[in-house]
A computed fold for a 71-nucleotide RNA from a Candidatus Pacearchaeota archaeon, annotated as transfer RNA. RNAcentral records the identical sequence in 2 taxa.

């Protein structure tokens, strides 16, 4: 140097164009004499620019960052 892959809440992940779910952690609140567990709420997330299209997480390129692989 070339290629191919991956990025989505604090972590782990699911989501094949049409308002982004889930688990776990956080946070109140119940409930207990207290803590634990248990209930119910709650707040958080699509690496990062650009195209395409009525509408992008999704399709395209480029960037950044990890991985694999050629030389």
């Nucleotide at each position: 140097g070339c290629g191919c892959u991956a990025u989505u809440a604090g972590u782990u992940u699911a989501g094949u164009g049409g308002u982004a779910g889930a688990a776990u952690g956080u946070c109140a609140g119940g409930u207990u004499u207290c803590c634990a567990a248990c209930c119910u709420g709650a707040a958080g997330a699509c690496a990062g620019g650009g195209g395409u299209u009525c509408g992008a997480u999704u399709c395209c390129c480029c960037u950044a960052u990890g991985g694999c692989g050629c030389a």

Annotation
Its Rfam family is "tRNA". Rfam classes the family as a transfer RNA.